Annotation
Model confidence (mean pLDDT): 85 of 100. Predicted 3D model of a 476-nucleotide part of an RNA (small-subunit ribosomal RNA, 3' major domain) from an uncultured bacterium. Rfam family: Bacterial small subunit ribosomal RNA. Its family is annotated with ribosome and structural constituent of ribosome in the Gene Ontology.
Context: one part of a larger RNA
RNA sequence: UGACGGGGGCCCGCACAAGCGGUGGAGCAUGUGGUUUAAUUCGAUGGUACGCGAGGAACCUUACCUGGGUUUGACAUACACACCGAUCAUCUGGAGACAGGUGAGCGCAGCAAUGCGGGUGUGAACAGGUGCUGCAUGGCUGUCGUCAGCUCGUGCCGUGAGGUGUUGGGUUAAGUCCCGCAACGAGCGCAACCCCUGUCCUUAGUAGCCAGCAGCGAGAUGGGAACUCUAAGGAGACUGCCGGGGACAACCCGGAGGAAGGUGGGGAUGACGUCAAAUCAGCACGGCCCUUACGUCUGGGGCGACACACGUGCUACAAUGGCCGGUACAGAGGGCAGCGAGCCUGUGAGGGUAAGCGAAUCUCGAAAGCCGGUCUCAGUUCGGAUCGGAGUCUGCAACUCGACUCCGUGAAGUUGGAUUCGCUAGUAAUCGCGCAUCAGCCAUGGCGCGGUGAGUACGUUCCCGGGCCUUGCACA
Numbered sequence: 001u002g003a004c005g006g007g008g009g010c011c012c013g014c015a016c017a018a019g020c021g022g023u024g025g026a027g028c029a030u031g032u033g034g035u036u037u038a039a040u041u042c043g044a045u046g047g048u049a050c051g052c053g054a055g056g057a058a059c060c061u062u063a064c065c066u067g068g069g070u071u072u073g074a075c076a077u078a079c080a081c082a083c084c085g086a087u088c089a090u091c092u093g094g095a096g097a098c099a100g101g102u103g104a105g106c107g108c109a110g111c112a113a114u115g116c117g118g119g120u121g122u123g124a125a126c127a128g129g130u131g132c133u134g135c136a137u138g139g140c141u142g143u144c145g146u147c148a149g150c151u152c153g154u155g156c157c158g159u160g161a162g163g164u165g166u167u168g169g170g171u172u173a174a175g176u177c178c179c180g181c182a183a184c185g186a187g188c189g190c191a192a193c194c195c196c197u198g199u200c201c202u203u204a205g206u207a208g209c210c211a212g213c214a215g216c217g218a219g220a221u222g223g224g225a226a227c228u229c230u231a232a233g234g235a236g237a238c239u240g241c242c243g244g245g246g247a248c249a250a251c252c253c254g255g256a257g258g259a260a261g262g263u264g265g266g267g268a269u270g271a272c273g274u275c276a277a278a279u280c281a282g283c284a285c286g287g288c289c290c291u292u293a294c295g296u297c298u299g300g301g302g303c304g305a306c307a308c309a310c311g312u313g314c315u316a317c318a319a320u321g322g323c324c325g326g327u328a329c330a331g332a333g334g335g336c337a338g339c340g341a342g343c344c345u346g347u348g349a350g351g352g353u354a355a356g357c358g359a360a361u362c363u364c365g366a367a368a369g370c371c372g373g374u375c376u377c378a379g380u381u382c383g384g385a386u387c388g389g390a391g392u393c394u395g396c397a398a399c400u401c402g403a404c405u406c407c408g409u410g411a412a413g414u415u416g417g418a419u420u421c422g423c424u425a426g427u428a429a430u431c432g433c434g435c436a437u438c439a440g441c442c443a444u445g446g447c448g449c450g451g452u453g454a455g456u457a458c459g460u461u462c463c464c465g466g467g468c469c470u471u472g473c474a475c476a
Stems, first nucleotide, its partner, number of pairs: 001476002004472002007470007015460002019423004026315008034306002042053002064301007073126001077125001079123006087104007107116003128290002131288003137284002139279001141277001142275001144273001149188006155164003168179003194267004199235007209224002213222002238261001241255005304442001317416001321375007333364003338357002342353004382413001387408007429452007
C1' cells in the first nucleotide's frame, strides 16, 4: 500500500422486509450428469455450465461408428512430359461413391508450324487435418458492474515503499456539485451529445385519412387537406418561476403553470482492472503431430439409447372454470421457387381452381374480452399423457427419427417437504400475434409486438453483493 475480520461508522441495490406470481410434487418438452453403446462427435461445469455454442441433427448438416472406395487428392498455386475442344447425352456392374463402355461435339488468333485458353493422365513441389496445446497467442465474450470508481503532470511531505491531490463538512443516481484544505490542474469513467417513446407546431397528402357536400353494397367514386396517420424539420423541461429550509453555497421540501418536473419512461453506451475465466470447433495464428492417412469420397447407422439424478420450461390439477353458439378491438413484422383473397370440395389436416400483390395498394392475421346457453364439485363435460386405427403435407426418402388432422383410448395429477426464483408500474400476472433459422420440423426455445392489467414497500436489525472513511492484523 492492499487484501481480510463472526471490528466500528456512514450509504446503496427486489439484498432483506411488505406483497403478487412461481420452482421443488405430476405428465410431457428440452439441456446436463451418469450408465449403456460399434458410435451414442466435440466444447461449456459454483456464482459467471446445464431450452448454453444449436437462430432448425430424417439424408445433408456431421466433426462420431461400421462397411465400401480413393491417394497430387473434395479445394489453391506453379512446373515438366503425354494425350485431348469445352461440354452434353446414354449404356453396363454396383447400396452408392466409383469402375468400364458408346455416341454427339471440334473454342480464339494464324495459310501452317504454333501460341492463348480449357480438360484428362503421369511425376515431383505441395494441398488437406473440426488432430493437440485457450497455460504460447490475436480477436471476440462472460463476470464483478452502469458499481463510482481508476489514474496522470507539476508542486509539496517522507531515507524509502509511498502519501498528498481523491481525505474533511454538506449534497447527489454519480469522484454529482458546493464549501474547506499544500496543493493546483488534467485524463479515462459519471452526466450530456445518439435512438425510441410521451405534448404541440410547420411542411407534405398517396397506397394512408373522411368532418361537412354529392353518392352509397363498400372511403368504392367525385371531392376535401380539417382530423387520424405517415416522416422530415422545429418548439418544449432549465430547479426557469413562487414560498420554506440550508453556510448568503451546492442542494432539499412544497407549490404554480404544463402533455410531461426535478435523470419524464425505455434503449444503445461497460473506466483501470479481476478470474493463467471461456473459446485453437466461427475466424486468424506460434509450436507439436498425421501424410495410401489423424486427409478425402460414399451407403447405412449414431448424435434421438435409458435402471436413474439434477437444471430450465410447457400443460394441468378446474366454476374468477370447461364446453357450445353469437359478436368486437391491436401492434410489430413477413411475402415472387413467395404471401395467397374468393369460389368449389373434405368432419378435418388439406386438396382443386384462381384474382390481387415485389406491397401504407394485395395478402398472412388475434386471443383473453363481451352477450346468451349448458355443466354443479365429481378424478368430473377437469386434465390431457399413453396406446390402437385411419389420414394430410413436406421431402429422393418420414423404420430407426418429422409435423399436423380425425375416430377411439383416456394415465398421473385434488396446489406440491426442506427449500428456492422473478418482479416496484403500464411493472408482475394473464392473453394472443409476428419474425429469424427453415423443404418440413420435434419451438413448450430465442428475439420482438401489442391487448387486459394489479398488490406492496413500516423500515434497514438480519441474509447476499457493493461503495467511502476508520481500526486490528501472525496474510501478500